The RNA shown here (FMN riboswitch aptamer (RFN element)) has 158 nucleotides and comes from Spirochaeta sp. The sequence was found by an Rfam model in a public genome assembly.

RNA sequence: GAGGAUUUUCAGGGCCAGGUGAAUCUCACGUUGUGAGGUAAGUCCUGACCGGCGGUUAUAGCCCGCGACUCGCCGCAUCCCCUUCUAAGAGGUGGCACGGUGACUGAAUCGGUGAAAUUCCGGUGCCGACGGUAUAGUCCGGAUGGAAGAAAAUCGCU
Numbered sequence: 001g002a003g004g005a006u007u008u009u010c011a012g013g014g015c016c017a018g019g020u021g022a023a024u025c026u027c028a029c030g031u032u033g034u035g036a037g038g039u040a041a042g043u044c045c046u047g048a049c050c051g052g053c054g055g056u057u058a059u060a061g062c063c064c065g066c067g068a069c070u071c072g073c074c075g076c077a078u079c080c081c082c083u084u085c086u087a088a089g090a091g092g093u094g095g096c097a098c099g100g101u102g103a104c105u106g107a108a109u110c111g112g113u114g115a116a117a118u119u120c121c122g123g124u125g126c127c128g129a130c131g132g133u134a135u136a137g138u139c140c141g142g143a144u145g146g147a148a149g150a151a152a153a154u155c156g157c158u
Base pairs, nucleotide, nucleotide: 001158004155005154006153007152008151009150010149016047017046018045019044023039024038025037026036027035028034029033048138049137050128051127052066053065054064055063061126062125070103071102072101073100074099075098079095080094081092082091083090084089108124109123110122111121112120130141131140132139
C1' cells in the first nucleotide's frame, strides 16, 4: 500500500407570514333553511423553506446508478398455526420473521468561464412513497425500524 474476514460506531433536511373558509359553536329570523358573529388549514391560494449515498475530466435533488416506500415470486426455520399423538415425536400443499430475486420508482434548460462542468457562476423552471387529517416534500404515524453507504478497530495474506 492493495484486496479479504470479523466486530463496533455513524448514516435526511425543511412552514413561516398573509389570504380563503371545509367543519363546528353561538345568536336572530322561523324552516328542512336564511342571515350575522366567533373559532378554524404547517394540507387549499400567494410568497417562504429543504435536498440521502456512490460515480462522473470540475463541486449534481432534476446525468448514470444505488437506497428508502409499495407489490409479486422462490426458499424457510429451532418460532407460530393446523392435523395426529397419553407423551416424546411425526406430518402439513399453512404463516410471520428472515434470506434470495424481480416489478415499481419524480424532476432542466438557457447564457458565461474553462482543457474539461445538464455538477461551478448568472437567469428562468421543475420534482418529491404510503397511511392519517380540510387536499401534506415541510405536521403526525409505521420508524427507539430498515438502509445505500461512511469511518474505525482487530485478525490473517502479499

Taxonomically the source falls in Spirochaeta (Bacteria, Spirochaetota, Spirochaetia, Spirochaetales).